[in-house]
Overview: This is a predicted structure of a 74-nucleotide RNA (transfer RNA) from Candidatus Iainarchaeum sp. Rfam family: tRNA. It is annotated as a transfer RNA.

RNA sequence: GGGCCCGUGGUCUAGCCCGGUAUGACGCCUCCUUGACGAGGAGGAGGUCCCCGGUUCGAAUCCGGGCGGGCCCA
Numbered sequence: 001g002g003g004c005c006c007g008u009g010g011u012c013u014a015g016c017c018c019g020g021u022a023u024g025a026c027g028c029c030u031c032c033u034u035g036a037c038g039a040g041g042a043g044g045a046g047g048u049c050c051c052c053g054g055u056u057c058g059a060a061u062c063c064g065g066g067c068g069g070g071c072c073c074a
Stems, first nucleotide, its partner, number of pairs: 001073007010026003020057001028044005050066005
C1' cells in the first nucleotide's frame, strides 16, 4: 500500500440483510422483604448507535469519505 470483517448505555449484546418507538442480561440507584448481609420482588437512572457528509417524509440500518481495532495479501 491492497482486500475482508468489526465499532450500539459502565460491560456484554439483539436489531442492520429487507429504513419506521434502540432490545435483553450483568452492573449502578431507590423501595419492599431480612435482626443484618446475601438471595428474591417492585421501580428508576444511564445511549449524539465511532466521526463527517449524502440519499430519504424518515437512517443504528442504505451510499461516500474518514478514525480506531482484528485477520489476510504484498